[in-house]
Parts: sequence; structure tokens; C1' cells
RNA sequence: AGAUGAUUUUCGGGAGAGACCAAUUUUGGCGCCGAAGGAAUAAGUCAUAGGAAAUUGCUUUAUGAUGAAGCUCUCAGGCAAAAGGACCGAUAAUCGUAC
Repeated sequence: AGAUGAUUUUCGGGAGAGACCAAUUUUGGCGCCGAAGGAAUAAGUCAUAGGAAAUUGCUUUAUGAUGAAGCUCUCAGGCAAAAGGACCGAUAAUCGUAC
């Protein structure tokens, strides 16, 4: 001096699905959506036990652990507008290293 990167602020863009029905003022019912959040999970890797082999290693079976999402689930949330909204872009601040 300071990229790529991380966190946060602000601004912009940002989908889908009933302004449904009933009672009543907050519940219930039916039908749907997935991009707040949440859950689940493949290959792979590791460990243990056994087999084959047998100096190691390699290989194989089983169990366990770890392991991703815009896929899946629909708990939560949502289904006029508003709000929210994964993600993307811009901006500023902070952290932090490479050249």
C1' cells in the first nucleotide's frame, strides 16, 4: 500500500399460489404456493468389526460418524394491495490477507 474474500448499513431489482367459505373479530374449514426460517439427503471421506490377501498396502461386506442445494418436505411462512422475500446489482463502513 492493499486486491479476491467475509460481516454490516442504505438504495434498486425480485417469483409463486383463493380480495375463497363459515362463524365471528379472531378462530375453524376446504383448495393451493415456496425464494424468510426450519427439516431431510447423494457421491465422497473417516472410524470400527469381519472376509480375501498377508510385511506394509490394496480390495470387499456391515455398522456408525461426517457430508449440498434454487432438488424434496410443507412444521413455520405465504395466496388483492401493503409488508415480507432466497438471490442479484450498486454504495459506504469494518475485519483481514496475497501481489
Predicted 3D model of a 99-nucleotide RNA (Glycine riboswitch aptamer) from a Clostridia bacterium. Model confidence (mean pLDDT): 81 of 100. Of the family's consensus pairs, 89% are formed in the model. The organism belongs to Clostridia, within Bacteria.